[in-house]
RNA sequence: GCCCACGUAGCUCAGGGGUAGAGUACUUCCUUGGUAAGGAAGAGGUCUCGGGUUCAAUUCCCGACGUGGGCU
Numbered sequence: 001g002c003c004c005a006c007g008u009a010g011c012u013c014a015g016g017g018g019u020a021g022a023g024u025a026c027u028u029c030c031u032u033g034g035u036a037a038g039g040a041a042g043a044g045g046u047c048u049c050g051g052g053u054u055c056a057a058u059u060c061c062c063g064a065c066g067u068g069g070g071c072u
Stems, first nucleotide, its partner, number of pairs: 001071007010024004018055001026042005048064005
């Protein structure tokens, strides 16, 4: 330099046009003599950024940036 994949909660990842979710972690409560385990509730997101298409974009298209991989 060229090619490919990925970017969503603190972390690991779903979701592939119509109000954004799970596990784990965190907060409060229940249970216990006290812990661990278990149970209930809650908080936490400009969906990397900028444009385009669309009535509507996390989702589709283009570019940028970042991460990983491949080729030379």
Molecule: transfer RNA
Organism: uncultured bacterium